RNA sequence: UCAGGGGGCUGGGCGAUCGCAGAUGCUUGCAUUUGAGGAAAGUCCGGGCUCCAGAAAAACAGGAUGCCGGGUAAUGCCCGGCCAGAGAAAUCUGAGGGACAGUGCCACAGAAAGGAAACCGCCUUGCUUGCAAGGUAAGGAUGAAAGGGUGCGGUAAGAGCGCACCGCGGCUUUGGCAACACGGCCGGCAAGGUAAACCCCAUCCGGAGCAAGACCAAAUAGGGAUAGCAUUUGGGGCGUUUUUCCCCUGCUAUCCGGGUAGGUCGCGUCAGGUUUAUGGCAACAUAAAUCGCAGAGGAAUGAUCGUCACUCGCAAGAGGACAGAACCCGGCUUACAGGCCCCCUGAUCCC
Numbered sequence: 001u002c003a004g005g006g007g008g009c010u011g012g013g014c015g016a017u018c019g020c021a022g023a024u025g026c027u028u029g030c031a032u033u034u035g036a037g038g039a040a041a042g043u044c045c046g047g048g049c050u051c052c053a054g055a056a057a058a059a060c061a062g063g064a065u066g067c068c069g070g071g072u073a074a075u076g077c078c079c080g081g082c083c084a085g086a087g088a089a090a091u092c093u094g095a096g097g098g099a100c101a102g103u104g105c106c107a108c109a110g111a112a113a114g115g116a117a118a119c120c121g122c123c124u125u126g127c128u129u130g131c132a133a134g135g136u137a138a139g140g141a142u143g144a145a146a147g148g149g150u151g152c153g154g155u156a157a158g159a160g161c162g163c164a165c166c167g168c169g170g171c172u173u174u175g176g177c178a179a180c181a182c183g184g185c186c187g188g189c190a191a192g193g194u195a196a197a198c199c200c201c202a203u204c205c206g207g208a209g210c211a212a213g214a215c216c217a218a219a220u221a222g223g224g225a226u227a228g229c230a231u232u233u234g235g236g237g238c239g240u241u242u243u244u245c246c247c248c249u250g251c252u253a254u255c256c257g258g259g260u261a262g263g264u265c266g267c268g269u270c271a272g273g274u275u276u277a278u279g280g281c282a283a284c285a286u287a288a289a290u291c292g293c294a295g296a297g298g299a300a301u302g303a304u305c306g307u308c309a310c311u312c313g314c315a316a317g318a319g320g321a322c323a324g325a326a327c328c329c330g331g332c333u334u335a336c337a338g339g340c341c342c343c344c345u346g347a348u349c350c351c
Stems, first nucleotide, its partner, number of pairs: 001347010012308007020035007037322001041333002044331005049209004062205005067081005082096001083094004097200002102198002104194003119140002121136007148166006167189001168187005174181002213265004223256008234248004272291008310319003
């Protein structure tokens, strides 16, 4: 210098004017101060908080996860490692338990798709000489996949039939917390693949969500208690009539409680950020110092101008990525113009 791999940061700066929202202050309409993000997004996981249910716990159903160790409030997240695959390497990818518990599926092609199979070929025998019977999985052909691979021996031809090495299975030494790795011995080698097919095993999960929920509390209507009035307008105690009394009823007053509108809280100082030190490979943890960083209630966070920087353009001039908080936090995923930084691998050149 070129090619490639991994990680991180940033997401225009400053000033002026006019506005919007929150908080504070007082002179009550002014002043001061603060005011979007790395994803505020998708709402996909895990929690806090709140209410409901439940004695505690377990089971069924359903769902999620699935190599090992660690981190965390917790996780399906993160870190470190193992194994398999890709790459020359840096590095990347993997829902990575179980296929002798059982069931299913393996299209087309092919003779045969599973505890299988003889189409061609090879070999033996028979004869009617191009057919029949038998042996054979070494070779051809089909397929994503065909009953371990290479070589030697062996055989009528073949075949783990025998042997060596590799692979595979079982037992085991050593190393490692473990996944696992390296080695040794034994076994001729076995019912192939598929579980993001049903299923089996292990672990985890109660439900709903800030329109959660808590408090204060009008008018009107209705409920309850007490007192007064009307006592005939009505009904009942009482079959009929009259009188008295009681209850319901009607009206008025006072009080009580539920509850709607409305208001207040929940609501931002918290698993908080930054720096340093220590422990750890790391995720992270601990300690000290320091900072205060939106809280509306249908939703404010805006507009214009100047200037500098950037991009395009000869110039005049033009342009501004993805995207907008709604109870909060930790993750994941997705979107993103442009700019900057660090580390690693390979090639080439120079010293």
Overview:
Bacterial RNase P class A from Robiginitomaculum sp., 351 nucleotides, folded computationally. The organism belongs to Robiginitomaculum, within Bacteria. Its Rfam family is "Bacterial RNase P class A". Rfam links the family to the GO terms ribonuclease P activity, tRNA processing and dimeric ribonuclease P complex. By type it is a ribozyme. A source record names the gene rnpB.